[in-house]
RNA sequence: GCGUCCCUCACUGGAGAGAGGCGGAUCGACUCCGCCCACCGAAGGGGCAAGCGGUGCGCCUAUCGUGGCGGCGCCGCCAAUCUCUCAGGUAAAGCGGACAGCGAGGGCAGC
Numbered sequence: 001g002c003g004u005c006c007c008u009c010a011c012u013g014g015a016g017a018g019a020g021g022c023g024g025a026u027c028g029a030c031u032c033c034g035c036c037c038a039c040c041g042a043a044g045g046g047g048c049a050a051g052c053g054g055u056g057c058g059c060c061u062a063u064c065g066u067g068g069c070g071g072c073g074c075c076g077c078c079a080a081u082c083u084c085u086c087a088g089g090u091a092a093a094g095c096g097g098a099c100a101g102c103g104a105g106g107g108c109a110g111c
Base pairs, nucleotide, nucleotide: 001111002110005107006106007105008104009103011101012100013099018037020036021035022034023033024032025031038090039089040088044086045084046083047082051077052076053075054074055073056072057071058069059068060067
């Protein structure tokens, strides 16, 4: 210096699901608090596959070094927009929002 990957910041886009019931606060409520029921999945968090590795047993092999198994069990690593629904969320607005785009800055490895 290059491209890739990761991180941060700013801007832009960004879904789903009850204006639920009861009680209280309040002049009142589409507000707040508590309880109950019903839902959502895209903050965050948990779980799992193939595969890889280890190990025990079984089978085969043996030149007695062992090796092999698309055999079984157990353990570890292991993904998501899958799944769970802990957390969070469920009129509009607002906030949040995985992810994506544009831009800037930084970092690791490789060359």